[in-house]
Order: sequence, then structure tokens, then C1' cells
RNA sequence: UUCUAUCUUCGGGGCAGGGUGUAAUUCCCGACCGACGGUAAUCAACGUUCAAACGUUGUAAGUCCGUGAACUGCUUUCGUCAAGCGGUUGACCUGGUGCAAAUCCGGGACCGACAGUUAAAGUCUGGAUGGGAGAAGAUAAAG
Repeated sequence: UUCUAUCUUCGGGGCAGGGUGUAAUUCCCGACCGACGGUAAUCAACGUUCAAACGUUGUAAGUCCGUGAACUGCUUUCGUCAAGCGGUUGACCUGGUGCAAAUCCGGGACCGACAGUUAAAGUCUGGAUGGGAGAAGAUAAAG
């Protein structure tokens, strides 16, 4: 440094204020939130350099590529569990700068599982003291 195995730890946020009503954090006005990996013209630190610049590390997207939770098909199984391979699963335009913008800057939009509920839920309650993409570390082995 790479890869494999085992183990440990970690691993999701959010209706303030008001209106109607018998009843709503569910409707209306308004408020608030943004998992994980990748990518980048961001920013920061450090190093090299007279400098320009380059390099390294960290950091940077809810709506760009993928993943996860949820639902579901098939295979293994007597069956369950579990594992493996699939399917389905939301949302972005515009102006600027520039060689180049899906990520930068400005503006305006949009999106959000299932079940439950005195009344329709991204935000409440529940499955869930669960699962999880993955992150960090330890040990062993190999180069």
C1' cells in the first nucleotide's frame, strides 16, 4: 500500500406564529428540514517556486450519477429466518461569470415511503431499543 477474513464503535433533520372548526403540528396563511458514496471551476491548510503556477490533504449537490430505508418477484429451504439475483420508488429552471456550469454567485421554483389519527401529515404517533447505504478503527493473512 492493496486485498481478504473476523471483530468493535459510529451511522437522519424538521411546523415558530396565526386562521377555520366539535375536532387539524394532517386543511389554509406562514415556518422549518435535507441520510450515504461519487463527481466539481469552491474554500482552507501545508509543501515546492522569485513569481506565475503546480502538488498534497481536508472540504463543497435534497431536485447530476448511483446507494439506502419502503413495497415486491425469483432462487436456495418442508417452512421460517437468512443469503443471493432482480423489479418498483420524488423533485430545477433562469440570469451572471467563464474556454467550460448538473455542483460556483444571484433570483425564482419544486420534491419528500408505508400504517395510524376526533380532519387529508416530508415535520405528530407507530413498525423502529429495528434495519441500513456507508464511515472510522483493531486483529490476522498476503504483496